[in-house]
RNA sequence: UCGUUUUAUAAAGCGCCUGAACUAGCAGGAGAGAGCCUGGCUAGUUGACGAGGUGGAGGUUUAUCGAAAUGUUCGGCGGAUGCCUCCCGGUUGAUUUCUGCACAAUCGUCAGUCCUUCUUUAAAUCGUAAGGGUAACCUUGCGGACAAAGGGAAUGGAAAUGCGGAUA
Numbered sequence: 001u002c003g004u005u006u007u008a009u010a011a012a013g014c015g016c017c018u019g020a021a022c023u024a025g026c027a028g029g030a031g032a033g034a035g036c037c038u039g040g041c042u043a044g045u046u047g048a049c050g051a052g053g054u055g056g057a058g059g060u061u062u063a064u065c066g067a068a069a070u071g072u073u074c075g076g077c078g079g080a081u082g083c084c085u086c087c088c089g090g091u092u093g094a095u096u097u098c099u100g101c102a103c104a105a106u107c108g109u110c111a112g113u114c115c116u117u118c119u120u121u122a123a124a125u126c127g128u129a130a131g132g133g134u135a136a137c138c139u140u141g142c143g144g145a146c147a148a149a150g151g152g153a154a155u156g157g158a159a160a161u162g163c164g165g166a167u168a
Base pairs, nucleotide, nucleotide: 014078015077016076017075019074020046021045022044023043024042025041026040027038028037029036049066050065051064055087056086057085058084059083060082088108089107090106091105092104093103097166098165099164100163101162102161113158114157115156116154117153118152119151120150126143127142128141129140130139131138132137
């Protein structure tokens, strides 16, 4: 230095690259030359910007939200916290108060739904600076902005049950 094996760690809008685009060298082509061209070869580069999101098992696959751009954030592969079913576990649906079971709705341990109000550091893009690379391009710091969904809070509002038990 290379290879193999093992272990650990990290990441889940996350990883990857046989298409594509782009770069360099080689090869080939025409050219006086500089430079140019390419169904080729080799080595590379790019290929999603954050917010939000995991009870367990099985199934399933174009799995939420917006920002930028309008040329690749194209195309594709894999994965995945999405969705469905079951199980487990909460909340609400009774009451003077407490409570068991069933059912319905809905969630996942900060564990009901709907409405209203308040609240919740976006990042990239952009500007600027530094560093790496022949180049495509990459890494990092600084500056000032701009979301939506979801979450949280309310002394705010709305709609929703049956059968039992205990207690006053």

The prediction has a mean pLDDT of 76. Predicted 3D model of a 168-nucleotide RNA (glmS glucosamine-6-phosphate activated ribozyme aptamer) from Bacillus aerolatus. The model forms 86% of the base pairs in the Rfam consensus.